[in-house]
This is a predicted structure of a 71-nucleotide RNA (transfer RNA) from a Nanobdellota archaeon.
Rfam family: tRNA. It is annotated as a transfer RNA.

RNA sequence: GCGCUCAUGGUCCAAUGGUAGAAUGCAACCUUGCCAAGGUUGAGGUUCGGGUUCGAUUCCCGGUGGGCGCA
Numbered sequence: 001g002c003g004c005u006c007a008u009g010g011u012c013c014a015a016u017g018g019u020a021g022a023a024u025g026c027a028a029c030c031u032u033g034c035c036a037a038g039g040u041u042g043a044g045g046u047u048c049g050g051g052u053u054c055g056a057u058u059c060c061c062g063g064u065g066g067g068c069g070c071a
Stems, first nucleotide, its partner, number of pairs: 001070007010024002013021001018054001026042005047063005
C1' cells in the first nucleotide's frame, strides 16, 4: 500500500428495513437476627459524517479505531 472483517448500556453477546433485548454488573425496595443467596422494580446503549427509504442497528459511500491476510 491492497483486501477481508468487526464497532450496540460499565462488561459481554443478540436483533429478516417497522416499539433495540438477554446475561452480568449498578441503584431502590421485599425477604433474613446479620451476611450471602433469592424476589420485585428502575436507570443505563446502536463509533462518526453523508446517502437511499414513509421508516436504517440493519442497505450504500466515506472517515476513525480494533483484528486477520497478502505484498
The organism belongs to Nanobdellota, within Archaea. Model confidence (mean pLDDT): 82 of 100.